[in-house]
RNA sequence: UUGAUAGAAAUGCCGAAUCCCGCUGCGAACACAACGCUCGGGUACGGGGGACUUUUUUUGGGGUGAAUGUCAGGCGCAGCAUAGCUUGGCUAGGGAGGUCUUCUUCCCGAAUCCGUCAACUAACCUCGGAGGCAUAAGGAGGACAAGCA
Numbered sequence: 001u002u003g004a005u006a007g008a009a010a011u012g013c014c015g016a017a018u019c020c021c022g023c024u025g026c027g028a029a030c031a032c033a034a035c036g037c038u039c040g041g042g043u044a045c046g047g048g049g050g051a052c053u054u055u056u057u058u059u060g061g062g063g064u065g066a067a068u069g070u071c072a073g074g075c076g077c078a079g080c081a082u083a084g085c086u087u088g089g090c091u092a093g094g095g096a097g098g099u100c101u102u103c104u105u106c107c108c109g110a111a112u113c114c115g116u117c118a119a120c121u122a123a124c125c126u127c128g129g130a131g132g133c134a135u136a137a138g139g140a141g142g143a144c145a146a147g148c149a
Base pairs, nucleotide, nucleotide: 010135011134012133013132014131019042020041021040022039025037026036027035045128046127047126048125049124053119060117061114062113063112064111069090070089071088072087073086074085075084093108094107095106096105098144100141101140102139103138104137
């Protein structure tokens, strides 16, 4: 000097998943207070069920989510095929630094739950309010927000 890895703070991203109060218990915290985890109660913000009405049920069906579908190859099987698994490409759709539109660029295109059952749905009932990441995306236009003078 360069690169990689790990940690802290700040800043930010996906997502509904933010914020507040009490203080049960514990602590690496501890005069009090405060802090961290936990427990309990709320909450911004989200989901489901549920009339009139309508339609559709083994080819089972349905929910959360952007995450659907398709092509080629491999595995699978006594054999062919199918279900399923897997590799690669494309794709409905989705994301990228206050917000909206647009162009370019870079990414994602999973997972899981219910259990034969749920269309929409007023009243009403009920549940969630997590987790995981990273180092700057850039240009043009509009309407605002915030801050400063």

Annotation: c-di-AMP riboswitch aptamer (ydaO/yuaA leader) from Paenibacillus sp. J31TS4, 149 nucleotides, folded computationally. Model confidence (mean pLDDT): 75 of 100. The sequence was found by an Rfam model in a public genome assembly. Its Rfam family is "c-di-AMP riboswitch aptamer (ydaO/yuaA leader)". From the family's description: This family represents a conserved RNA structure found upstream of the ydaO and yuaA genes in Bacillus subtilis and related genes in other bacteria.